This is a predicted structure of a 73-nucleotide RNA (transfer RNA) from a Clostridiales bacterium. Taxonomically the source falls in Eubacteriales (Bacteria, Bacillati, Bacillota, Clostridia). The sequence was found in a public genome assembly. The coordinates come from a structure-prediction model, not an experiment, and the mean pLDDT is 82.
[in-house]
RNA sequence: GCUGGUGUAGCUCAGCCGGUAGAGCAGCUGAUUCGUAAUCAGCAGGUCGUGUGUUCAAGUCACAUCACCAGCU
Numbered sequence: 001g002c003u004g005g006u007g008u009a010g011c012u013c014a015g016c017c018g019g020u021a022g023a024g025c026a027g028c029u030g031a032u033u034c035g036u037a038a039u040c041a042g043c044a045g046g047u048c049g050u051g052u053g054u055u056c057a058a059g060u061c062a063c064a065u066c067a068c069c070a071g072c073u
Stems, first nucleotide, its partner, number of pairs: 001072007010025004019056001027043005049065005
């Protein structure tokens, strides 16, 4: 230099042919307990790497760009 892959909640990851973004763990509150753990109930947490475009509508499609990983030279 070229090609491909990955990027979504604090962490690990889902999200189908474009239609209002989810789970588990972690966190907080409550119940239970003499107390803790465990268990149960509830709550909070996201510019979907960044920008632009297409569309009535984009995590999803197109282009550019950034980071990381792999391959080729």